[in-house]
RNA sequence: UGCCCGGUGGCGCAAUUGGCAGCGCAGAGGACUUUGAAUCCUAAGGUUGGAGGUUCGAACCCUCCCCGGGCAGCCA
Numbered sequence: 001u002g003c004c005c006g007g008u009g010g011c012g013c014a015a016u017u018g019g020c021a022g023c024g025c026a027g028a029g030g031a032c033u034u035u036g037a038a039u040c041c042u043a044a045g046g047u048u049g050g051a052g053g054u055u056c057g058a059a060c061c062c063u064c065c066c067c068g069g070g071c072a073g074c075c076a
Base pairs, nucleotide, nucleotide: 001072002071003070004069005068006067007066010025011024012023013022019056028042029041030040031039049065050064051063052062053061
């Protein structure tokens, strides 16, 4: 320097063809319990890495940039 993969709640991941952003864990509240653990119930929590573009509509498509990983190349 080029190519490939990835970046989505605190954490781990979905959303397959562009059409209401969801699941699990953690945390919070409640039930149960003498208390706690375990179990069950409920609610909350997201500018989808950043900036533009396309579109009626973008996590998803296009351009540039940032971060992480991998491969190749260059120098020695």